């Protein structure tokens, strides 16, 4: 110098659906939990910030394709094909192992 483990600091990335409605139900790690703005007659809706959870190149977290296809349900990205198809987000520090180069000693 170089790879693997561990484990610590710091950072980053995502989604947030279906049952008309939701103090209920399904599926999943997670189904918009908490302040704030906008906007509205109030609500639903938007932003923005935090927080919970996931996932970070060994990368199926999540996005495209897709208002696909095939079956499933009460309904849905619910299962499964599209598919290892395109895209997609990190550097450091310590500890041990292995291994490389360069001196010295024998």
């Nucleotide at each position: 110098g170089a790879g693997c483990u561990a484990u610590c600091c710091c950072c980053g990335g995502g989604g947030a659906g279906c049952c008309a409605u939701g103090c209920g139900g399904c599926u999943g790690a997670g189904a918009g939990g908490u302040g704030g703005g906008a906007g509205u007659u109030g609500c639903g809706u938007c932003c923005c910030a935090c927080g919970a959870c996931c996932c970070g190149u060994c990368g199926a977290a999540c996005c495209u394709g897709a208002a696909c296809c095939c079956g499933u349900u009460a309904a849905u990205c619910c299962g499964g094909g599209c598919g290892g198809a395109g895209g997609g987000a990190a550097g450091g520090g310590u500890c041990g192992c292995u291994u490389g180069c360069c001196a010295g000693c024998g």